RNA sequence: CGGAAGUGUGCCUAGGGUUCCGCAUACCUUCAGGGGUGUGGACCGGUCCGAGUGGCACAGGUGCCUAUGGCACUACACCGGAGGGAAAAAAGCCCAGGCGGG
Numbered sequence: 001c002g003g004a005a006g007u008g009u010g011c012c013u014a015g016g017g018u019u020c021c022g023c024a025u026a027c028c029u030u031c032a033g034g035g036g037u038g039u040g041g042a043c044c045g046g047u048c049c050g051a052g053u054g055g056c057a058c059a060g061g062u063g064c065c066u067a068u069g070g071c072a073c074u075a076c077a078c079c080g081g082a083g084g085g086a087a088a089a090a091a092g093c094c095c096a097g098g099c100g101g102g
Base pairs, nucleotide, nucleotide: 007059008058009057010056011055012054015049016048020046021045022043023040024039025038026037027036028035029034060074061073062072063071064070065069076097078101079100080099083095084094085093
């Protein structure tokens, strides 16, 4: 100076939006209980999405041992802009540990 690797799955969390439910609101409707349509996520909710640099578990990998098993390890990860992808939508999701800088 240049390059590679830095595993997977599940359950959660930070975070995310608005299909559905709930909530709020306007109008219509019903004797009434209630029903319908629209709008609102600058709505602290449920469902839902959800981390490479958050948590836990399991699997995988490596090493050792008293071996149908047990134990240990599986590190690090700072800053910044833009773009694209999702049959609700958005995001710390995915492209992507990408790109630029340190």

Model confidence (mean pLDDT): 86 of 100. The RNA shown here (Guanidine-I riboswitch aptamer) has 102 nucleotides and comes from a Syntrophomonadaceae bacterium.